[in-house]
Formats: sequence, C1' cells, structure tokens
RNA sequence: CCUCCCGUCGUUCAAUGGAUAGGAUGGCCCCCUCCGAAGGGGCCGAUGUCGGUUCGAUUCCGGCCGGGAGGA
Repeated sequence: CCUCCCGUCGUUCAAUGGAUAGGAUGGCCCCCUCCGAAGGGGCCGAUGUCGGUUCGAUUCCGGCCGGGAGGA
C1' cells in the first nucleotide's frame, strides 16, 4: 500500500427492515437459612461515530475511528 472480516450493557452472546433491543454472567436490594453457600424474585446497565436510503435502520449503503486476518 491492497483485499477481506468485526465493532451491541462491566464481560460474553442474541435480535428477517417494524413489539418496551433479549439471554447468560456481573453489581445492588429482597426472599429463603441459626449464619452462609446453593436456589428464587426484583432493579441497574448497551447498538463505535457522522451522514445517506426508507413511512420505519442494531439490520441496507458511504465516510471516519478502533480491532483483527491475508497478500505485496
């Protein structure tokens, strides 16, 4: 320098263009217990960024940023 892939709660993984963006784990609170562990319930917490397409974008398109793989 060229080509390709990826970017979503603290972490990990979902979500045909249409529902309040869902689960596990985590943090906090409660229940349970003599006290803990385990178990149960509740709450908190995310779409890298800027544009475009569309009635509607996590999803499709482009730029930028970041990470990765291959090639020269």

Transfer RNA from a Candidatus Kaiserbacteria bacterium, 72 nucleotides, folded computationally. Rfam family: tRNA. Rfam describes the family as follows. Transfer RNA (tRNA) molecules are approximately 80 nucleotides in length. Rfam classes the family as a transfer RNA. The family is grouped with related families in Rfam's "tRNA clan".